[in-house]
The prediction has a mean pLDDT of 85. A computed fold for a 115-nucleotide RNA from Thermosinus carboxydivorans, annotated as SAM riboswitch aptamer (S box leader).
RNA sequence: CUUUCAUCAAGAGCUGGCUGAGGGACUGGCCCGAUGACGCCGCGGCAACCAUCGCAUCUUUGGGUGCGAAACGGUGCCAAUUCCUGCAGAACGGAUAAGUUCUGACAGAUGAGGG
Numbered sequence: 001c002u003u004u005c006a007u008c009a010a011g012a013g014c015u016g017g018c019u020g021a022g023g024g025a026c027u028g029g030c031c032c033g034a035u036g037a038c039g040c041c042g043c044g045g046c047a048a049c050c051a052u053c054g055c056a057u058c059u060u061u062g063g064g065u066g067c068g069a070a071a072c073g074g075u076g077c078c079a080a081u082u083c084c085u086g087c088a089g090a091a092c093g094g095a096u097a098a099g100u101u102c103u104g105a106c107a108g109a110u111g112a113g114g115g
Base pairs, nucleotide, nucleotide: 001115002114003113004112005111006110007109008108013043014042016041017040018039022032023031024030026086028084029083044078045077046076049074050073052069053068054067055066056065057064058063082107087104088103089102090101091100092099
């Protein structure tokens, strides 16, 4: 970089240190930010993907699946639903408009595998 699967409406930040102008992926919005954002460090926390443990179950005996426990380990995360949105469809809208709601894609993020 690419690909497969799963998840994305819940949850969790400081009166700390450094830095100093942008940041929220991208578009259009709308927000955050010199009362110091973003980022880095420290400390704290959330969650439970992997790993661990228990029970059940299936098994080709390698392991698979389901439920649960715990949170020492590997990641992740801690403004706003992935902040909203983009493409397609449906319903509503007196309607081929605006708009609202829903569904599915796309894109993105995170984890666990593969190349």

Its Rfam family is "SAM riboswitch aptamer (S box leader)". On this family, see Grundy and Henkin, Mol Microbiol 1998: "The S box regulon: a new global transcription termination control system for methionine and cysteine biosynthesis genes in gram-positive bacteria". The source organism's lineage runs through Bacteria, Bacillati, Bacillota, Negativicutes and Thermosinus.